[in-house]
RNA sequence: AUUAAUAUAGUUUAAUUGGUUAAAACGGUUGCCUCAUAUGCAAUAGAUGUUAAGUUCGAGUCUUUCUAUUAAUA
Numbered sequence: 001a002u003u004a005a006u007a008u009a010g011u012u013u014a015a016u017u018g019g020u021u022a023a024a025a026c027g028g029u030u031g032c033c034u035c036a037u038a039u040g041c042a043a044u045a046g047a048u049g050u051u052a053a054g055u056u057c058g059a060g061u062c063u064u065u066c067u068a069u070u071a072a073u074a
Stems, first nucleotide, its partner, number of pairs: 001073007010026004019057001028044005052064003
């Protein structure tokens, strides 16, 4: 330099041929339990989905672009 892949909650991952409130685990907070801690139980908060556009009635998903990372080739 060229090509390909990946990017979603604090972390690790889902999401059916594009379909209306983006799900789960761990973690966080609060309460219960305990003399206390841990374990356990219950509740709760947390996502401008890498950036910017386009297509569509509708985009995490399709197209283009930007950034970062990884791999391959030269």
A computed fold for a 74-nucleotide RNA from Pichia membranifaciens, annotated as transfer RNA. The prediction has a mean pLDDT of 80. It matches the Rfam family "tRNA". Rfam links the family to the GO term triplet codon-amino acid adaptor activity. The family's RNA type in Rfam is transfer RNA. The source organism's lineage runs through Eukaryota, Opisthokonta, Dikarya, Saccharomycotina and Pichia.